[in-house]
RNA sequence: GCCGCAUUAUCGCCGAGUCCUGCUGCGGCAGGAGCGGGGGACCCACUCUUACGGGGCGAAGCGCAGCAGCUUGCGCAGGGCUAUUCUCUUCGGCCCCAGCCCGUCAGCUAACCUCGCAGGCGUUGAAGGGGCGAACC
Numbered sequence: 001g002c003c004g005c006a007u008u009a010u011c012g013c014c015g016a017g018u019c020c021u022g023c024u025g026c027g028g029c030a031g032g033a034g035c036g037g038g039g040g041a042c043c044c045a046c047u048c049u050u051a052c053g054g055g056g057c058g059a060a061g062c063g064c065a066g067c068a069g070c071u072u073g074c075g076c077a078g079g080g081c082u083a084u085u086c087u088c089u090u091c092g093g094c095c096c097c098a099g100c101c102c103g104u105c106a107g108c109u110a111a112c113c114u115c116g117c118a119g120g121c122g123u124u125g126a127a128g129g130g131g132c133g134a135a136c137c
Stems, first nucleotide, its partner, number of pairs: 011122004018033006034117006044107001053105001054102004061076005078096005086130006
């Protein structure tokens, strides 16, 4: 000096998954704000009703090949990151394109009812615009 691994702090990323108050036997419990999801009228829409059922969260949908199976590849669509502090656009680069749940049942949907606030990680190339802030005069 380079590469890899581990730990701690700071910072940052995906995601709704954050903050505050009170009580506490310190294990947690109760509540509020905020964010997110589901159910649920008239009107409108739908042609389904045990079937090859139907539906929800999510970017994770469709198609073509392959596979004994697990599952693989490609295309289009969809999603994320690429850090002067926030944000927008473009080019290039890298990555994801899962999983879980309801249980015969749910279109939209005001009032209303109800649920969640987890988990998992470590990217940084360039051009231009807007905003905020700082320094100097």

Source information: c-di-AMP riboswitch aptamer (ydaO/yuaA leader) from Candidatus Electronema aureum, 137 nucleotides, folded computationally. The prediction has a mean pLDDT of 81. It matches the Rfam family "c-di-AMP riboswitch aptamer (ydaO/yuaA leader)". The literature on the family includes a 2004 paper in Proc Natl Acad Sci U S A by Barrick et al., "New RNA motifs suggest an expanded scope for riboswitches in bacterial genetic control".